[in-house]
Context: one part of a larger RNA
RNA sequence: GGAUGAACGCUAGCGGCAGGCUUAACACAUGCAAGUCGAGGGGUAACAGGAAUAGCUUGCUAUUUGCUGACGACCGGCGCACGGGUGCGUAACGCGUAUACAAUCUACCUUUUACAGAGGGAUAGCCCAGAGAAAUUUGGAUUAACACCUCAUAGUAUUAUAAGAUGGCAUCAUUUAAUAAUUAAAACUUCGGUGGUAAAAGAUGAGUAUGCGUUCUAUUAGCUAGUAGGUAAGGUAACGGCUUACCUAGGCGACGAUAGAUAGGGGCCCUGAGAGGGGGAUCCCCCACACUGGUACUGAGACACGGACCAGACUCCUACGGGAGGCAGCAGUGAGGAAUAUUGGACAAUGGAGGCAACUCUGAUCCAGCCAUGCCGCGUGCAGGAAGACGGCCCUAUGGGUUGUAAACUGCUUUUAUACAGGAUAAACACUCCCUCGGUGAGGGGAGCUGACGGUACUGUAAGAAUAAGGACCGGCUAACUCCGUGCCAGCAGCCGCGGUAAUACGGAGGGUCCAAGCGUUAUCC
Numbered sequence: 001g002g003a004u005g006a007a008c009g010c011u012a013g014c015g016g017c018a019g020g021c022u023u024a025a026c027a028c029a030u031g032c033a034a035g036u037c038g039a040g041g042g043g044u045a046a047c048a049g050g051a052a053u054a055g056c057u058u059g060c061u062a063u064u065u066g067c068u069g070a071c072g073a074c075c076g077g078c079g080c081a082c083g084g085g086u087g088c089g090u091a092a093c094g095c096g097u098a099u100a101c102a103a104u105c106u107a108c109c110u111u112u113u114a115c116a117g118a119g120g121g122a123u124a125g126c127c128c129a130g131a132g133a134a135a136u137u138u139g140g141a142u143u144a145a146c147a148c149c150u151c152a153u154a155g156u157a158u159u160a161u162a163a164g165a166u167g168g169c170a171u172c173a174u175u176u177a178a179u180a181a182u183u184a185a186a187a188c189u190u191c192g193g194u195g196g197u198a199a200a201a202g203a204u205g206a207g208u209a210u211g212c213g214u215u216c217u218a219u220u221a222g223c224u225a226g227u228a229g230g231u232a233a234g235g236u237a238a239c240g241g242c243u244u245a246c247c248u249a250g251g252c253g254a255c256g257a258u259a260g261a262u263a264g265g266g267g268c269c270c271u272g273a274g275a276g277g278g279g280g281a282u283c284c285c286c287c288a289c290a291c292u293g294g295u296a297c298u299g300a301g302a303c304a305c306g307g308a309c310c311a312g313a314c315u316c317c318u319a320c321g322g323g324a325g326g327c328a329g330c331a332g333u334g335a336g337g338a339a340u341a342u343u344g345g346a347c348a349a350u351g352g353a354g355g356c357a358a359c360u361c362u363g364a365u366c367c368a369g370c371c372a373u374g375c376c377g378c379g380u381g382c383a384g385g386a387a388g389a390c391g392g393c394c395c396u397a398u399g400g401g402u403u404g405u406a407a408a409c410u411g412c413u414u415u416u417a418u419a420c421a422g423g424a425u426a427a428a429c430a431c432u433c434c435c436u437c438g439g440u441g442a443g444g445g446g447a448g449c450u451g452a453c454g455g456u457a458c459u460g461u462a463a464g465a466a467u468a469a470g471g472a473c474c475g476g477c478u479a480a481c482u483c484c485g486u487g488c489c490a491g492c493a494g495c496c497g498c499g500g501u502a503a504u505a506c507g508g509a510g511g512g513u514c515c516a517a518g519c520g521u522u523a524u525c526c
Base pairs, nucleotide, nucleotide: 001526002525003524004523006522007521008520009519010518013378014377015376016375017374018373019371020370021336026334027333028332030331031330032329035078036077037076040075041074043071044070047069048068049067050065051064052063053062054061055060056059085289086288087287094214095213096212097211098210099209100208101207104206105205109202110201111200112199113198114197115196117151118150119149120148127140128139129138130137131136157182158181159180160179161178163176164175165174166173167172187194188193215261216260217259222252223251224250227249228248229247230246231245232244233243234242264286265285266284267283268279269278270277271276291312292311293310294309295308314325315324316323317322342368344367345366346365350364351362352361353360354359381412382411383410384409391403392402393401394400395399418462419461420460421459422458431448432447433446434445435444436443470515471514472513473512474511475496476495477494481510482509483508484507485506491498492497
């Protein structure tokens, strides 16, 4: 000198864009953050409409009725494995890079081919009867489905048997024809369509393996029994000591094993001419974690942040028998700390989930609020004006210098602030209606509808210099000097050093210098 997720002191007019718990992965009150589909189902608790019956005040009340729009709870489907948070752990194929899978899986999506026949038994809900303070739960009766089960049919699927051809990368791969065995399906509809099953291919996502790279300590020198390898079996989507039985006795290490310490990795960021050095906030990719430890279930995918079970610590409820919970989601609270924001608005846009769709949900996201935390921009006037005014300060003091064109005064302008008026872009879709076609398609064109931000940005008009400057420093380094006070005191100080009676170094004043809505100090890095 540059830089910062900064903090502190003094000061402060505005706007744009960004950023905002670096500490306790400490504990959390409250609200919200993952639902959706009635075009899968039985149905009808609530709301609205209709119908019927009864009463009468003749337009109201009561009852009944799933008849309709819809729809609580329930069965079922898809989603909840994404999105969002944090950096505890991890020195590791975790990450980065380059490869491999002849050792693998992949819901939704796209393309292609084929198919969807016949039956059955339950169960939730509803109803009845209970237990319990509650959380919750038991028994009985009855009922549906795209829930579940059985049978049929099927091959380019799977398994077994044996044969041929082609190719390669060792195990082998591909392909041809044959025999036997095994496994499918679901309907709904507004008739437009949406779904279902099997197989093949693609796309996407994931898994696994390998080469190289990846902090410090030798005041850590030996480490290792599923350990190293083999055979067999099991297990997995898949290879493999992944697991088990048996056999062998190996394997790693001074090219640093093992142990200890520290740490998420990368793209990137800061500095530097570079080489290097330092860092890993925001944004993007990967990994790990979800009160602590463990376990699996479901599923295409989890060993699952707002799922389950067990154990533990903690908090809460209790009728003492027993139960409930997990903000490292968004806000917010306490604590810790030098220190870090609102218990805000909207789904209008972008994206996600479900749905044929309308639409619903979305603290993702888009916006607003707070903070000079940073970067950038604008302003706090401009021109003229010498009696060089008054006042202040200084001096060689009837006078002069300086503050200083500074002020007063004259003219001009109005950014900004204030008042009033107008007022957005971002909107394209979906949907509805109309038109159209060499092409009938999820096509093309047109109209209508839709804005949280926001009466915001922006524009115009009005009046008036009106609404707006501070901080640090002035001995040398280092730009900027005098007077007074103090008297090795009080104090200053980054280094050298100043102060003991003429201090440009302490304190005050005048003047000056440098930056400027900031200026200094502290901390850290180059």
The prediction has a mean pLDDT of 83. This is a predicted structure of a 526-nucleotide part of an RNA (small-subunit ribosomal RNA, 5' domain) from an uncultured prokaryote.